Notes:
A computed fold for a 350-nucleotide part of an RNA from a metagenome, annotated as small-subunit ribosomal RNA, central domain. The prediction has a mean pLDDT of 89. Its Rfam family is "Bacterial small subunit ribosomal RNA".
Context: one part of a larger RNA
This record gives sequence, structure tokens and C1' cells, in this order.
RNA sequence: CUGGGCGUAAAGCGUACGUAGGCGGUUUACUAAGUCAGAUGUGAAAGCCCCGGGCUUAACCUGGGAACUGCAUUUGAUACUGGUAGGCUAGAGUAUGGUAGAGGGGGGUAGAAUUCAUAGUGUAGCGGUGAAAUGCGUAGAUAUUAUGAGGAAUACCAGUGGCGAAGGCGGCCCCCUGGACCAAUACUGACGCUGAGGUACGAAAGCGUGGGUAGCGAACAGGAUUAGAUACCCUGGUAGUCCACGCAGUAAACGUUGUUCACUAGGUGUAGCGGGUAUUGACCCCUGCUGUGCCGCAGUUAACGCAUUAAGUGAACCGCCUGGGGAGUACGGCCGCAAGGUUAAAACUC
Repeated sequence: CUGGGCGUAAAGCGUACGUAGGCGGUUUACUAAGUCAGAUGUGAAAGCCCCGGGCUUAACCUGGGAACUGCAUUUGAUACUGGUAGGCUAGAGUAUGGUAGAGGGGGGUAGAAUUCAUAGUGUAGCGGUGAAAUGCGUAGAUAUUAUGAGGAAUACCAGUGGCGAAGGCGGCCCCCUGGACCAAUACUGACGCUGAGGUACGAAAGCGUGGGUAGCGAACAGGAUUAGAUACCCUGGUAGUCCACGCAGUAAACGUUGUUCACUAGGUGUAGCGGGUAUUGACCCCUGCUGUGCCGCAGUUAACGCAUUAAGUGAACCGCCUGGGGAGUACGGCCGCAAGGUUAAAACUC
């Protein structure tokens, strides 16, 4: 190289956009680069193979032939691929009218609750646990009423509901803004798919500067438990959690399932938009598209399972795997303020 794989055995980049590259609908004409055929030249000798010859045979030596799958030139073929020119509309996109949505960014605002403060009522406990204690409380706590402050999060609605590429997104109102779906026409005319490098986004924790800090709460302190208890439980509590700007770039970033397209029984929920039927009025019933679940046939799978949202049947492109440990480590490079990230071995060992 050929070949085998990647849901759970090793293996899908966290996700998208996109450069080069790879691949690419339908039709006509031309071309003849790829492709195919013929001819000519060349393809040293030896070797290999075939038919002979020579050493008693063989190895060995030797004559002739074939072959040398290649290259160059040339003459043709034109189905396919490529190229050039011109069409087409089934892919892709644009326009029009609607629809749903926690999609994103900014600003404002509401109520419940916790905590704190002030004032009133009120008196000896409160709190906490398996049981306690630390803790709080006669300087008046807990409870309760009123008022105020401040921060954070939005009960019910709420749903294998919705939206988003993923991460993720949830009170209400306003402004700015991305995408999707449906219906019917019109338009552009292959404008497409994938995507090495690259770029952007990317939970939580963490870092820098400046704010903020109600609750919660690593570290830390104390009380318990225990043989011990650097824990689990309790009382406190600092970073942090929140905001702005910047960095970081990782997760069981999971559907552990790359993206795109086509095809291959059904049944039943649910979300959005239609069509028909029906009453006039929403249902009901039939049906189309898009999403999201469950069950299930063929098929597939080592099995579990998957099964039109495939892990089935095919096509295109990318990424990745090759026994366990050593190790996602060392060294070097690149990135980072650091923490560290990324790329990524070997000795040795079983």
C1' cells in the first nucleotide's frame, strides 16, 4: 500500500464558519488532457520463462526465442471524467404573506422570600441534632407587627414542551438583532457538499483591574462523632458565587453516536404551520410538511440494543484507532500573567 474499524470493547475534533484540496444535478455542441485501440522507435548485457546444445548427470556453462507489464512519437475512438461555449430547473438561494419560540445584546420594572436596621408588643428561652454541644439571648433574643435598606434568584404556569451550531437559555415591559418553519406563486440558474491548516464561539472552576456582597459557601475556626476523624453532622465563615472590561479554552463539552444527501413496513403521543370534511363554532375525523418522544417489522449487531431522528442500505468529504502499564507523562515547539493548555515520545515492564 491493500485491508479492518470508531453507541458500550482502542477510536467522532466541544461546536460552528470557512481557505486550499477532494467530490459534485440535467442537456447540447466543440475539444481530446485523463481513458481506450493501432503503428513506429526504444526498453544494454546478464538474470527469469520456453525450445535446444556442452561437461557420464546435476549444479554450472552456452545458442536461439519470448518477455521486459515502461517511456516517447504518431494515427485514430469519444461512452465516461476533465476543459471551453450555450441552455435547463428537480439541488441551493432570493422575493411575497403568515406563524411559534427561556435564541442573543442593552435598558427599565414587579412581587414573594432570606438577611440586616429602626420602632412597637412580649418574656425566657431560641437554635440545632440520631442525641448533643459550640452559637445566639435579661445590654431583652426567638416569635409577632409596622417601616426602611440591600443583594441575588424568578414559585405556580412547566410539559421525554419550546429555542439555539454547541456551550446554553426561564418573572414582566420596551429598544436593537440572528435563525427556523409553513403556504402559494415569481425570480436567479448548480451559485452545491465536505473541509487539512485557519478563524470565531465555548459550562463550571480559575486569573487580572475596578465595583458589589442578601443568601449560599472551598479554605479556615469551633462543637460533635470516632480507636483516630485533617471527613460525613452542627455553629460560624474568607475567597468565590453577582456586575463591567480583559484573559483562560478545558468537562461524563454525552445521544459516550462527525457533517451532508438518497432510499428502506407500520402504530401511537406531543409542538408549530397548513389542506380537506364537518357543523357555522371551537371540537371530532382524514391528510401534507417541519420538529420532538415512545413502541415495533425487515435489516443489522458480539450481545445489549438500533430500527424513516438508524447503530439498516448506499454515496461524498473530514477526524480518529492499532495490547495493558509507563502516559495524555518527559523533552522540545507554540499559547498563557499564572494555574496550566496543546502537540507528543522512549527506556523499562506484564